The RNA shown here (small-subunit ribosomal RNA) has 1374 nucleotides and comes from an uncultured bacterium.
RNA sequence: GCAAGUCGAACGGCAGCACGUGUAGCAAUACAUGGUGGCGAGUGGCGCACGGGUGCGUAACACGUAUGUAACCUACCUCUAACAGUGGCAUAACAAUGAGAAAUUAUUGCUAAUUCCGCAUGUGGUUAAUUUGAGGCAUCUUAGAUUAACUAAAGAUUUAUCGGUUAGAGCUGGGCAUGCGUCCCAUUAGCUAGUUGGUGAGGUAACGGCUCACCAAGGCCUCGAUGGGUAGGGGCUCUGAGAGGAUUGUCCCCCACACUGGUACUGAGACACGGACCAGACUCCUACGGGAGGCAGCAGUAAGGAAUAUUGGGCAAUGGGCGCAAGCCUGAUGCAGCGACGCCGCGUGAGGGAAGACGGUCUUCGGAUUGUAAACCUCUGUCUUCGGGGACGAUAAUGACGGUACCCGAGGAGGAAGCUCCGGCUAACUACGUGCCAGCAGCCGCGGUAAUACGUAGGGAGCAAGCGUUGUCCGGAAUUACUGGGUGUAAAGGGAGCGUAGGCGGGAAGGCAAGUUGAAUGUUUAAUCUAUGGGCUCACCCAUAUCAGCGUUCAAAACUGCUUUUCUUGAGUGAAGUAGAGGUUGGCGGAAUUCCUAGUGUAGCGGUGAAAUGCGUAGAUAUUAGGAGGAACACCAGUGGCGAAGGCGGCCAACUGGGCUUUUACUGACGCUGAGGCUCGAAAGCGUGGGGAGCAAACAGGAUUAGAUACCCUGGUAGUCCACGCCGUAAACGAUGAAUACUAGGUGUGGGGGGACUGACCCCUUCCGUGCCGCAGUUAACACAAUAAGUAUUCCACCUGGGGAGUACGACCGCAAGGUUGAAACUCAAAGGAAUUGACGGGGGCCCGCACAAGCAGUGGAUUAUGUGGUUUAAUUCGAAGCAACGCGAAGAACCUUACCAGGUCUUGACAUCGUGCGCAUAGUAUAGAGAUAUAUGAAGCCCUUCGGGGCGCAUAGACAGGUGGUGCAUGGUUGUCGUCAGCUCGUGUCGUGAGAUGUUGGGUUAAGUCCCGCAACGAGCGCAACCCUUACGAUUAGUUGCUACGGCAAGAGCACUCUAAUAGGACUGCCGUUGACAAAACGGAGGAAGGUGGGGAUGACGUCAAAUCAUCAUGCCCCUUAUGACCUGGGCUACACACGUAAUACAAUGGCGUUUAACAGAGGGAAGCGAAGCCGCGAGGUGGAGCAAAUCCUCAAAAGGCGUCUCAGUUCAGAUUGUAGGCUGCAACUCGCCUGCAUGAAGUCGGAAUUGCUAGUAAUCGCGGAUCAGCAUGCCGCGGUGAUACGUUCCCGGGCCUUGUACACACCGCCCGUCACACCAUGGGAGUCGGUAACACCCGAAGUCAGUAGCCUAACCGCAAGGGGGGCGCUGC
Repeated sequence: GCAAGUCGAACGGCAGCACGUGUAGCAAUACAUGGUGGCGAGUGGCGCACGGGUGCGUAACACGUAUGUAACCUACCUCUAACAGUGGCAUAACAAUGAGAAAUUAUUGCUAAUUCCGCAUGUGGUUAAUUUGAGGCAUCUUAGAUUAACUAAAGAUUUAUCGGUUAGAGCUGGGCAUGCGUCCCAUUAGCUAGUUGGUGAGGUAACGGCUCACCAAGGCCUCGAUGGGUAGGGGCUCUGAGAGGAUUGUCCCCCACACUGGUACUGAGACACGGACCAGACUCCUACGGGAGGCAGCAGUAAGGAAUAUUGGGCAAUGGGCGCAAGCCUGAUGCAGCGACGCCGCGUGAGGGAAGACGGUCUUCGGAUUGUAAACCUCUGUCUUCGGGGACGAUAAUGACGGUACCCGAGGAGGAAGCUCCGGCUAACUACGUGCCAGCAGCCGCGGUAAUACGUAGGGAGCAAGCGUUGUCCGGAAUUACUGGGUGUAAAGGGAGCGUAGGCGGGAAGGCAAGUUGAAUGUUUAAUCUAUGGGCUCACCCAUAUCAGCGUUCAAAACUGCUUUUCUUGAGUGAAGUAGAGGUUGGCGGAAUUCCUAGUGUAGCGGUGAAAUGCGUAGAUAUUAGGAGGAACACCAGUGGCGAAGGCGGCCAACUGGGCUUUUACUGACGCUGAGGCUCGAAAGCGUGGGGAGCAAACAGGAUUAGAUACCCUGGUAGUCCACGCCGUAAACGAUGAAUACUAGGUGUGGGGGGACUGACCCCUUCCGUGCCGCAGUUAACACAAUAAGUAUUCCACCUGGGGAGUACGACCGCAAGGUUGAAACUCAAAGGAAUUGACGGGGGCCCGCACAAGCAGUGGAUUAUGUGGUUUAAUUCGAAGCAACGCGAAGAACCUUACCAGGUCUUGACAUCGUGCGCAUAGUAUAGAGAUAUAUGAAGCCCUUCGGGGCGCAUAGACAGGUGGUGCAUGGUUGUCGUCAGCUCGUGUCGUGAGAUGUUGGGUUAAGUCCCGCAACGAGCGCAACCCUUACGAUUAGUUGCUACGGCAAGAGCACUCUAAUAGGACUGCCGUUGACAAAACGGAGGAAGGUGGGGAUGACGUCAAAUCAUCAUGCCCCUUAUGACCUGGGCUACACACGUAAUACAAUGGCGUUUAACAGAGGGAAGCGAAGCCGCGAGGUGGAGCAAAUCCUCAAAAGGCGUCUCAGUUCAGAUUGUAGGCUGCAACUCGCCUGCAUGAAGUCGGAAUUGCUAGUAAUCGCGGAUCAGCAUGCCGCGGUGAUACGUUCCCGGGCCUUGUACACACCGCCCGUCACACCAUGGGAGUCGGUAACACCCGAAGUCAGUAGCCUAACCGCAAGGGGGGCGCUGC
C1' cells in the first nucleotide's frame, strides 16, 4: 500500500465530472439551469457470521465414530395456500448559529422513502378452554371440530418483471444430548456445597443446577477419581514382513483464537480478525484540555534464529457479495518471480584412432600405469543459439499466463561435472611429507622414522546435477518380547503362611444367545495408499475397484458365559489306627564350670610358637568333704524325625496344632492362586522389671610387629537367661514361588498298609516322606533329571548394561537404631556368568638335580695381577649389565694395531669400475720438514701378446668411492640362557555349540613321553636312546723312524713282546635265582678286561627372554661428502681418593732350606723355525751350528720318596716394594715390555655377615705343552703325575608330571583398595538474595445484561382538555 462492498429499478437530493439548454459577449469566456448521462456525502436494503490466517488456550462430548432430538432454530433459495385496504408522526442529508488544536459535537429550522407507527381484513398462526380420532418411547406426539382473545403487508419500473406480508412443506446450515475410543506421573489416594437428586419458579430457539427458593444427603473413585505435567483433534504421513512405533508441514474436515482480559448490542446467524463499549500493556498525534491504533489477511520491515520467498500481473478462468441487468468489488483464486527444498526426465556428445605420443605417478630401471584416454579423422544435433509459424485453456465476444508450450528451418562439438570415499565393517592402493607432533575417528582403533587409517600427489571405487555432513523418526533391537523374552550360578522368586477383591477352574443333560461365527444392509466426505487401465517420454495428473471399524436385521449353537437338573473322581467330613527334638505351661534330674566353708599339703600355678601380664607364703595350683547359684542338656545321634518358614534335642505330666495309613458312611466342585490386608518371623538391638555360673562386643594390661587401635595371652562390662512390650531385618539359601497332571530305571533310609510264609526274619507289592546314581529331555555351560532346572496348564511376585544407589527427596512405620517404597543429574564401554589353555600360590601329592645334608678345597680379610664401575682427562675409543656383563669381544694396546685426542696435511680421494691422453713408471740419491709431503736429480730403459690389444704407472673429466657414523626395537647370519631339562607337536578318528579335550591321563618302571599293562583312540614326527669320535680288553693283519729271544757297537736279521694303526669282535639284563601282575623292570649272583647308558666328548626339540652382536661379516632406511672420508707425528686406551668381580702368591713343620741328581709321563710344536754337543758367564744369556720339514733331530718333567737342619718366631715363613748392576727383543723399552744377579724385606699368623666349586681317576695338589706373538700370561686351551669323603630327601634353591584355587594373561616384578595433595565442569550443602505459578480468605471494583424505581425528559396511540399508555435518562440491587 492493498485484502468488503454493492444497489439511483427504495429515497431526499446535486459536492465534483461530462453533455445539453438559456442569458451576456464578436469570440475566448462568465453566469444560470437536476434537463440528461450519472453520482461524492447521506437515509434505507442486503452483505460484512463467507472466504483468508494462526495453533495461544484446551485432556474436554474438544475431536473421531455410531446414534438420538417426541427438547430445537434456519436469512437468501424452491414449492403450496392466501393477501397487500386506509391513515399518521418523525429524522439524516441540507441551511443557520455555535464549541473544539483535532477527533468530533451542540442547538434551532426544513424534507423523503421499500425508515417508523396506528386502524381494518385474518387464508392462517399463537395462547386458553371444551372435545373426536390416530400413533408412540415414560414425560408425550399428531390430524380435526367449537368458542374467546391477540396478530400482517411496500413499493419500484423502460410494463417484460423485480420486490412485500401471513402460514405450511422442502433444501441447506447449525444448536443440544448420548454409547465407545482418545498422552505421561500413584514419590498425586481420596475428591465434591450448586456439589448429587427432587419440587416449584425464572431463563433459553431448545433440554438441563443453566439460575434461584425450599427439601433430601447424595455424587465420583484402584476398571485410577482428584491433582500435576504435556498437547489443538482427525483423514493422513514416515517406518516396519506384520503387529506396532513415531508424527500432524502442504491438501481436506472439525475446534479454538484475533494486542491481553471482560461485556453485551445489532442480526436468521456473532458475544463478531479488517464492528461497538470498558479495563490493562504498548505505539503514535496534541495547542496538554484531549484523541487515534491493533498484519495469527497479501506483499513488505525490524528483531530473533542454523534457516524459510516479490512492497509482481490479472479478474481471462473457478468461485463469492451486491444488483432486474449492464456491471462493480474480490492479495479468495488463476498466473508469473525467487530457492537443486523434494520427486521425475534429459544433456554435457557418438564412431574410428597405438608412435601405446608428450606430461604426470610408480619402478626391481627392464618397465608398468594414466590409456583409445588425448591429439587426429568421420559424424549427429537432445539441450542450446538465431530466424519463422504459433495454440488448447472460452464449441459466439472476452487470455493475466504469453509470442509461453509446441512445430519448422539454419548454425556449430561448439556453451554445460562435480562431490564423497579407498585399515576392517564396506566397493576401491601406491609414493612422498610428518614422527603419540600435526591430525583422523560412526564402532574397533590409527600416529612414538619404512603410516594402504594424518596431510599432499598419482591411481582407483561409488553416486551424479548433485554429493557429503549434522539433526530427528522408525528399522535392524526377539534390546519391554500381543505376535515374540526371561528369573539355580549372568539383572530377576516376595523370609513364610492365612486370606479379600480379581484371574482361572471336574463329568453329564436341557434352555438362553452376552462373547463367538456366518449372511444381508447403512455408514465410513473428497483426496491419499494398493490394484487395473488412460495420458503430457516419465513424475505430478485422470478414471474404475477393494479391505477393516461402528450401527441395524436375520441365522447357527461346537466352545466360553448365564441359568435349571444331575454325578463323584477334585475338595471336605466321619470311623479305626499310627510315628514324631511340632507348640505352650508346670515340675523333676545328674554330669561339668565357677564361687563359699573346712581339711590335707607346699612353692609354684597358669599361659604360649616362645614369653609376659595375671594368681600364689595373707598358703595358690593339686586333692577330700559339705554347701550356694545360674546356664546348657554328653553318650543315644543317623545326608534320621517334626514344623509354613524362622526353627525344635535331659526326664515326667497337663493342654494343644498338623501329618500319614486303612475304610468308603456322608456333602456334592464346596477348588487353585492371591494385588492390597492380617499374622508369624534367627541373631543383634531397644524399653521396663528380675537374674547373672560360664562365655564375652566395648575397655584395660601383656606379647607380636617398622607400627598392631588386629590375629595370641590374662582379665572384663553390656549382652547372652526369664517375664512383658517393640524392632521386622539375614548368604531369612535348595541363592530354585504355589498348585495340578504326565514322562526309563537302579540303590539306600524313616513311617504305615497288604500278600505269601512255620516264622518276629527274608521276599513280593503299595501309599506318604527323605538321600544318592542315572536315560530321554532341558541348559550358555556348570549342571538338573518323578523332591525337574523335562513336557503342559493356572495364578502371583520380580528383571531389562555397569557405577551413581538400595543413595537423595517425599510419604508411611518405629522410642531410637533404623525399615518399606524408591529416582535423577553425572559418568564408563563395559560390568557379569560358565567353561578352556597357561602362568602363579608363604595349596596338595609324586619325582629329580653337588639343591640341601655329609665332607674336601676355597672366596669374602692381606699383597699383587687383571676386568668393571666411578672419578679424572684434550682423549682416557666402542661394546657387554642379575643368574646368562665384569682374566668378557681382546689367541697377547711401546709405534702399528686404533676405532679416541692435539697438531700438521689431501679432496674423484688410502681402496673399486668406466672415458681420454701419455709411455713410462719406479728403485735410488740430495735438500727442507716431526713426518705426511714438497723440490731437484735420476741408473737401467718394463712384462705378456693371437699384433687387435692387455697388464702396470702417471695426468685429467665426471659418474662415484669412503664412513669402526645412527638404528640389534627394521633385518640376515651367528651366539647365550632355561637345559642334555624330557619334553613339544601332528594326521585321522572320537567327545564338546565352542575355546579345546582325548592321544600325552591312569597302574607300575626308567637317566629318559624309557618300556610294559590298561584305556576312544590308532598311528606318526621333532626330541630321549642308538648310529659318530675317544678311552678301557684281547684277537687278526701290517710293521719303520718303533721294538729285541740273535749279534760287542753299527750295519744286518726278525716282528714273538712293548708300541704304532687298520680291521672286524666283545656287553645284549644274554644266563641263574628272588620279587613283580605270567609284563616292563628291579635286586642279588655267575662268567667277564669291562655289567646294567662302562667313562668322556660331539650332538641342544617346540619355544622363552623385542636376550647379545649394524665394531667379525652381510644388509634396508636415515645421516656426512674440502668431511662423520683419507694420510702423518705425538699422546691416549696403562690416569687413581675409592667400590666390586675373577685369579696368582701366601700366612708355614703334611712346611722351608740343603743334600741325595737318581727314576717315572702324556700331549704338542718346530724352517725368517726348533736348535744338540762343546766352550764362556753366579745367572738371565752369549758363542756355536751337529741334526731335523720330524714315531728318526731339537724342545721335554716336577712334586711325592730318603738323609740332614730349622723348632713356632712375622721366623731360615711370606715375598710386595724399592735401589743397583746386567741380559733379550725391537727403527724405538721415558710415558709403557719381559728376564737375571746382589741388596731391601711391606701387608699377611687361615680371614665378619655372607657365599662358591666338587661324587672318581673326580676334588685337591704337582708340573709340562700349545695358540696369539719381534718381545711380553698369574689369563685361555690342552696334557699327564700323585690321589680323598656321601645317613639320606625334613628343609633352602631350580626343574618335571598330576591335581586344586584364581578378580592374573605385559601372566605375582600380576592385579588392585582407600586417604591426602589440586580444581569447581556437573551434582549436593551453604549465610542469603531474586523471580514465577496455583489454591484459599478478605478489600476495592469499569463496561454491561437483568430486576426494581421515589427524581428528570418524552413525536406517532387514546383523550375536548387535564392527563394516560408506552419509551428514555438517572439512581439502587445481583

It matches the Rfam family "Bacterial small subunit ribosomal RNA". Its family is annotated with structural constituent of ribosome and ribosome in the Gene Ontology. Its mean pLDDT, the model's own confidence on a scale to 100, is 82.